Transfer RNA from a Phycisphaerales bacterium, 71 nucleotides, folded computationally. Its Rfam family is "tRNA". Rfam links the family to the GO term triplet codon-amino acid adaptor activity. Rfam classes the family as a transfer RNA. The organism belongs to Phycisphaerales, within Bacteria. The RNAcentral record of the sequence draws on ENA. The coordinates come from a structure-prediction model, not an experiment, and the mean pLDDT is 80.
RNA sequence: UGGCCCGUAGUGUAAUGGUAGCACAGCUGUUUUUGGUACAGCCGGUCCUAGUUCAAAUCUAGGCGGGCCAG
Numbered sequence: 001u002g003g004c005c006c007g008u009a010g011u012g013u014a015a016u017g018g019u020a021g022c023a024c025a026g027c028u029g030u031u032u033u034u035g036g037u038a039c040a041g042c043c044g045g046u047c048c049u050a051g052u053u054c055a056a057a058u059c060u061a062g063g064c065g066g067g068c069c070a071g
Base pairs, nucleotide, nucleotide: 001070002069003068004067005066006065007064010024011023012022013021018054026042027041028040029039030038047063048062049061050060051059
C1' cells in the first nucleotide's frame, strides 16, 4: 500500500427489514449460624456519521477500531 473478515450489556453469544433475546457476571431480596448452593426480581447493549425505507442491529456510502493474507 492492496485485498478479505469482524464490531450487539462488564464477558460470551443469538436475532426473515417488523417488541434487541439467552447465559455468566453485578445489585436487591428469600433461604442458610456464615459462606457457597438454590429461588425470585432488577440493572445494563446494537462502534460513529449520513442515506434508502412506513420501519434498519440487519441494506448502501464514508469514517473509526481490531484481526488475517499478499507485497